[in-house]
Molecule: transfer RNA
Organism: candidate division WWE3 bacterium
RNA sequence: CGGGGUAUGGCGCAGUUGGUAGCGCGUACGCAUGGGGUGCGUGAGGCCGGCGGUUCGAGUCCGCCUACCCCGA
Numbered sequence: 001c002g003g004g005g006u007a008u009g010g011c012g013c014a015g016u017u018g019g020u021a022g023c024g025c026g027u028a029c030g031c032a033u034g035g036g037g038u039g040c041g042u043g044a045g046g047c048c049g050g051c052g053g054u055u056c057g058a059g060u061c062c063g064c065c066u067a068c069c070c071c072g073a
Stems, first nucleotide, its partner, number of pairs: 001072007010025004019056001027043006049065005
């Protein structure tokens, strides 16, 4: 320098054919227990790496940029 991949709550991931973002772990509270472990219930927590574009509508499509990983030179 060229090509490809990944980027989504604290962590690990999912998200189909564009239609107001979900799972597990963790966490807060409650219940069960004499207490703990553990189990169950309820809740909080992300506008989806950044900036633009297309669209009535973008995590999803397009362009550029950033970080990391892989391949080639």